[in-house]
Context: one part of a larger RNA
RNA sequence: CUGGGCGUAAAGAGCACGUAGGCGGAUGUAUAAGUCAGGUGUGAAAGACCGCAGCCUAACUGCGGGGUUGCACUUGAAACUGUAUAUCUUGAGGGCAGGAGAGGUUAGUAGAAUUCCUGGUGUAGCGGUGAAAUGCGUAGAAAUCAGGAGGAAUACCAGUGGCGAAGGCGACUGACUGGACUGACCCUGACGCUGAGGUGCGAAAGCGUGGGUAGCAAACAGGAUUAGAUACCCUGGUAGUCCACGCCGUAAACGAUGAGUGCUAGGUGUUGGGCAGCAAUGCUCAGUGCCGAAGUAAACACAAUAAGCACUCCGCCUGGGGAGUACGUACGCAAGUAUGAAACUC
Numbered sequence: 001c002u003g004g005g006c007g008u009a010a011a012g013a014g015c016a017c018g019u020a021g022g023c024g025g026a027u028g029u030a031u032a033a034g035u036c037a038g039g040u041g042u043g044a045a046a047g048a049c050c051g052c053a054g055c056c057u058a059a060c061u062g063c064g065g066g067g068u069u070g071c072a073c074u075u076g077a078a079a080c081u082g083u084a085u086a087u088c089u090u091g092a093g094g095g096c097a098g099g100a101g102a103g104g105u106u107a108g109u110a111g112a113a114u115u116c117c118u119g120g121u122g123u124a125g126c127g128g129u130g131a132a133a134u135g136c137g138u139a140g141a142a143a144u145c146a147g148g149a150g151g152a153a154u155a156c157c158a159g160u161g162g163c164g165a166a167g168g169c170g171a172c173u174g175a176c177u178g179g180a181c182u183g184a185c186c187c188u189g190a191c192g193c194u195g196a197g198g199u200g201c202g203a204a205a206g207c208g209u210g211g212g213u214a215g216c217a218a219a220c221a222g223g224a225u226u227a228g229a230u231a232c233c234c235u236g237g238u239a240g241u242c243c244a245c246g247c248c249g250u251a252a253a254c255g256a257u258g259a260g261u262g263c264u265a266g267g268u269g270u271u272g273g274g275c276a277g278c279a280a281u282g283c284u285c286a287g288u289g290c291c292g293a294a295g296u297a298a299a300c301a302c303a304a305u306a307a308g309c310a311c312u313c314c315g316c317c318u319g320g321g322g323a324g325u326a327c328g329u330a331c332g333c334a335a336g337u338a339u340g341a342a343a344c345u346c
Base pairs, nucleotide, nucleotide: 003318004317005316006315007300008299012314014201015200016199017198021194022193023192025088026087027086028085029084030083031082033081034080035077036076037075038074039073040072041071042070049065050064051063052062053061054060091191092188093187094186095185096183097182098181103177104176105175106174107173108172109171110154115149116148117147118146119145120144121143125136126135162169163168206247207246208245209244210243211242215241216240220236221235222234223233258313259312260311261310262309263308266291267290268289269288270287271286272285273284274283275282276281295302296301319346320345321344328339329338330337331336
């Protein structure tokens, strides 16, 4: 390279938007670039292949043939692809009307609880554990009542419930704002899909500057345990966790399953709509679960939310270790991240 693959064996980029490119719905007409057919020229000879012939044979040699899959010119064909043009509505989008939602940003508000402070009651313990001790407490703790401060998180509702592209999102109210879904009509008329580079978003931890700090808690200290105990358990406790702005750009960023479109038995839940019905219920659209047929699969299993049957585009894999290392380059304040080998070895 080819072939074959990517849920779990190596392999789907964390996610999206989008440039180039690739691919692209229905009908008519034209064209003839691709495509197909015929013709002409060329495709040197030798060699190679096939046949025949000449040296006794063979090697060798001679003659003939096919082929030379290509290129150019030319004459045609018009199904498909392309191009041009006209038209269409099923793809896509828009208008109108609705209901659902922890979707996002921002401002404010609330109650429960922990901690701390002040005061009252009250007296010798509290706390903690397997058992203890460190710790707190007669300078009055713990318990209890009242008042206050402050920060963080929002019990129940809560649900294989909802929303979001992913990361993720959970008290209440307002403002601003994104998306999806449903319904009946109207409009645009292929405007679409994917997407190398690129750009943006991106948990936690970490970093910079400034704030904040109730609880929790790396580091650290002490008490235990133990042969030891740089741990597990206990008492404390600083970064951090929180806010603003700016970096970082990684995760088992997982459904370990890229995006889009169409098709392929059923059964049973559930969320948001619509239609019919007095109701029970039924039908239907979109989502989300479970079971299961065909089929697929090495098996496990997947099974209309496919890992089935097909098409389009992108990413990725090619034995283990060395190694996600070295070197180089780019980015970053740093930590590091991205790209990413080889020798050698089994």

Description: Model confidence (mean pLDDT): 90 of 100. This is a predicted structure of a 346-nucleotide part of an RNA (small-subunit ribosomal RNA, central domain) from an anaerobic digester metagenome.